[in-house]
Molecule: Bacterial RNase P class A
Organism: Burkholderiales bacterium
RNA sequence: GAAGCUGGCCAGACAGUCGCUGCCCGAAAGGGGAGAGGAAAGUCCGGGCUCCAUAGAGCGGGGUGCCGGUUAACUGCCGGAGGCCGUGAGGCCAUGGAAAGUGCCACAGAGAACGAACCGCCGAUGGUCCGAAAGGAAUCAGGCAAGGGUGAAAAGGCGGGGUAAGAGCCCACCGCGCCUGCGGCAACGCAGGCGGCAUGGAAAACCCCAUCCGGAGCAAGACCAAAUAGGGGAACGAUAGCGUGGCUCGCGCUGUUCCCGGGUAGGUUGCUUGAGCCCAGGGGAGACCCUGGGCCUAGAGGAAUGACUGUCCAAGACAGAACCCGGCUUAUCGGCCAGCUUCAUCC
Numbered sequence: 001g002a003a004g005c006u007g008g009c010c011a012g013a014c015a016g017u018c019g020c021u022g023c024c025c026g027a028a029a030g031g032g033g034a035g036a037g038g039a040a041a042g043u044c045c046g047g048g049c050u051c052c053a054u055a056g057a058g059c060g061g062g063g064u065g066c067c068g069g070u071u072a073a074c075u076g077c078c079g080g081a082g083g084c085c086g087u088g089a090g091g092c093c094a095u096g097g098a099a100a101g102u103g104c105c106a107c108a109g110a111g112a113a114c115g116a117a118c119c120g121c122c123g124a125u126g127g128u129c130c131g132a133a134a135g136g137a138a139u140c141a142g143g144c145a146a147g148g149g150u151g152a153a154a155a156g157g158c159g160g161g162g163u164a165a166g167a168g169c170c171c172a173c174c175g176c177g178c179c180u181g182c183g184g185c186a187a188c189g190c191a192g193g194c195g196g197c198a199u200g201g202a203a204a205a206c207c208c209c210a211u212c213c214g215g216a217g218c219a220a221g222a223c224c225a226a227a228u229a230g231g232g233g234a235a236c237g238a239u240a241g242c243g244u245g246g247c248u249c250g251c252g253c254u255g256u257u258c259c260c261g262g263g264u265a266g267g268u269u270g271c272u273u274g275a276g277c278c279c280a281g282g283g284g285a286g287a288c289c290c291u292g293g294g295c296c297u298a299g300a301g302g303a304a305u306g307a308c309u310g311u312c313c314a315a316g317a318c319a320g321a322a323c324c325c326g327g328c329u330u331a332u333c334g335g336c337c338a339g340c341u342u343c344a345u346c347c
Stems, first nucleotide, its partner, number of pairs: 001343010012312007020035002023032003037318001041329002044327005049217004061213005066080005081095001082093004096208002101206002104201002118148002120144003125141004129136002156174002159171003175197001176195008221269004231260006240254005276295008313316001
C1' cells in the first nucleotide's frame, strides 16, 4: 500500500421567528425549562405488573435439546467441547436417542435393508460333454462380493497375505464399539488394551427420553359516579283491585316515602423513579456482578414532538413512542474508531 475479518460509535450542525403536548413560577399578562429511536418497527422469544381460584395436581397441547456459566427470565448472551468451511483473522451448526416401535429413502439401479448377483470372477467340490490322457469354462449344481455399472447414499477404508475365485478369512495402519488409566466441574480429549466388527441414511417423519410452560392481557385492572329504567329492604297506607280453570285459604302483582347496592354516560387512575442512565473504583477470561458519587431524561388520549428563514459542510438514510423492561430479527445515506489476518514492496 492492497484485499479482508471482528467489535464498537455517530445519525447534518448552528442561529432566529411562529406554533403544538406536558411540567414549574405567577392573581393575571407573561416567563422558565423538557419533548422519539438505534431500531420507537416485526410482535418472534423472555420477564415485570394486573385480573381470573390459593396458580397446585392429572390429561391434553406446546417450547427447548453438546457442556459449564450469566440473568428477574429466555429459543438471549459469555466461555468451552465436537463437526464442517476458509491460506488466515474468523465464520456456520435444532449437536439427546435410528439393535423401543411404526413408517419413509424420489429417479436410476440386480439390490435402498428380517443382508442384494445385472455385467463380471471362479467352478476347488459333485456331475455332464469333448478328449486316449494331460486337460478344456463347453455346461449344470453351486461359490464370490474383489472389478464394472446405477445412485445423494451400496453393507467399514486402504495395503499385504491368503484363495478355485473371493471375503475381517488372517495381519498392519486408520475408522467403529467396549473396557481401563490419566487430564478436565463437565461436554470431551489423550494413551493403552480388548472385540474382527452384517445391521446404511433420515428424528426440520411419527415417536421415545430429559427438562420447562396455568389462562388472558393496560381495550389488563382500580376508584368516583349523574339522568332514565330496573333490583333489594324497611315503614306507612289499604284489606281494595287483578291473576291463580268455579269457591275458600294461601301465593304473586299493583301505591307512597326513605335507605342500600349493582351499573351506563362521564371523570380520575394505572402512566412512567426504572431489573433506569452516566462517571469512578473493584472482582471475573468473559457474559456479568459489587461498592461509591451524580442525574431525572416524552407521557398524549383523535393522540404533541412541527413549519418557515439564514449560514456552513463531506449535502443528511431507514424510519416515528402509546404499560414498562431484557433480547432476537428485519430496514438503514454517509462516515469514524479500535484490534487482528493475508499478500506485495522497502529498511